A computed fold for a 350-nucleotide part of an RNA from an uncultured bacterium, annotated as small-subunit ribosomal RNA, central domain. It matches the Rfam family "Bacterial small subunit ribosomal RNA". RNAcentral holds the full RNA, with entries from ENA and Greengenes. Its mean pLDDT, the model's own confidence on a scale to 100, is 85.

Context: one part of a larger RNA
């Protein structure tokens, strides 16, 4: 390569979009590259396999066959792929009607709490922990009433609940604006999948500029524990954490489970719809589609378990494995302010 395989053993790209390629739904029609089938030419000779003769056998040496799977030219088939004109609607999409929702991003508002100030009251304590101590307090703390400020975060609702491609999204209100679901079958007639490059998204943490800073809190003082104690534990406390623009580009970024279609027992919650039974109506009962659980059958798997939301049975495309360590390292390119990031070995060595 070719087999094999990627939930946990080594392997699913974080995660959409979409170029090149690859595949590709249904009936008819023409062509005949591909594919089949004939012929013809060639495919040196020796050499191999068969087979007759032959040295008395043998190996050997003739003699004929056959293979040389190939390519060239040339007739024919048309099923299937390909291409050509033109159809179809079930795949796709678009249209009309509908309800659902922490999708997105802006701007404005509102409790509640915490920490600081400012004013009554009031008096020797307060914090704090296993104990304690450091801090805070007779310059009046804590605690309590009242006031105005400031930022951050949004309890109950809250639901294996809803939304998103994925990171992720939660008070409340407004306009902006994605997507998907039901229905009706009007329209358009394969427009579809999946993507090597590529281009935009991407949690914290971290960089740059500028703001903002209540509450937490890495570095860092300090008390404590301890043999030590650079920890845990406590008092403090700067970056950061919030914003606005820009990088960063990584996570156990997880369902350790690429995407897309179609098949193949059930039972049983749940959200959004749709139908019918029912009834004055709301339920209740049946059904259907669309999401998300749970259990379970075949079948699969080593085995744990997966089981219509497949890890089952197929098919298409992509990405990734091939003993452990060295190593996710070196160098090299490439990206980046930096911090790294991405691509990625070898010697040795068991």
């Nucleotide at each position: 390569c070719u087999g094999g395989g990627u939930g946990u053993a080594a392997a699913g790209g974080g995660a959409g979009c979409g170029u090149a390629g690859a595949c590709g739904g249904u009936g008819a029609u023409g062509c005949a590259a591909g594919u089949c089938u004939g012929a013809a030419g060639u495919g040196a000779a020796a050499g191999u396999c068969c087979u007759g003769c032959u040295u008395u056998c043998a190996a050997g040496g003739u003699g004929g066959g056959a293979a040389u799977u190939g390519c060239u030219u040339u007739g024919g088939a048309u099923a299937c792929u390909g291409u050509u004109a033109g159809g179809c609607u079930u795949g796709a999409g678009u249209a009309c009607a509908g309800g659902a929702g922490a999708g997105g991003a802006a701007a404005g508002c509102g409790g509640a709490a915490u920490u600081a100030c400012c004013g009554g009251u009031g008096u020797a304590g307060c914090g704090g922990u296993g104990a304690a101590a450091u801090g805070c307090g007779u310059a009046g703390a804590g605690a309590u009433c009242g006031g105005g400020a400031g930022g951050a975060a949004c309890a109950c609702c809250a639901g294996u609940g809803g939304c998103g491609a994925a990171g992720g999204c939660g008070a409340c209100u407004u306009a902006c604006u994605g997507g998907a679901c039901u229905g009706u079958a009007a329209c358009u007639g394969a427009c579809g999948c999946u993507g090597a490059g590529g281009c935009g998204c991407g949690a914290a943490a971290g960089u740059g500029u500028g703001g903002g800073g209540a509450g937490c809190a890495a570095a860092c003082a300090g008390g404590a524990u301890u043999a030590g104690a650079u920890a845990c534990c406590c008092u403090g406390g700067u970056a950061g954490u919030c914003c606005a623009c820009a990088c960063u580009g990584u996570a156990a970024a997880c369902g350790a489970u690429g995407a897309a279609u179609g098949c193949u027992a059930g039972g049983u919650g749940u959200a959004g719809g749709g139908g019918g039974u029912a009834u004055c109506g709301a339920c209740c009962c049946c059904u259907u589609c669309u999401g998300u659980g749970c259990c379970g059958g075949a079948g699969u798997u080593a085995a744990c378990a997966c089981a219509a939301u497949a890890a089952g049975c197929a098919u298409u495309c992509c990405g990734c494995c091939u003993g452990g360590g060295g190593a996710g390292u070196a160098c090299g390119g490439c990206c980046g302010c930096a911090a790294g990031g991405u691509u990625g070995a070898a010697a040795c060595u068991c």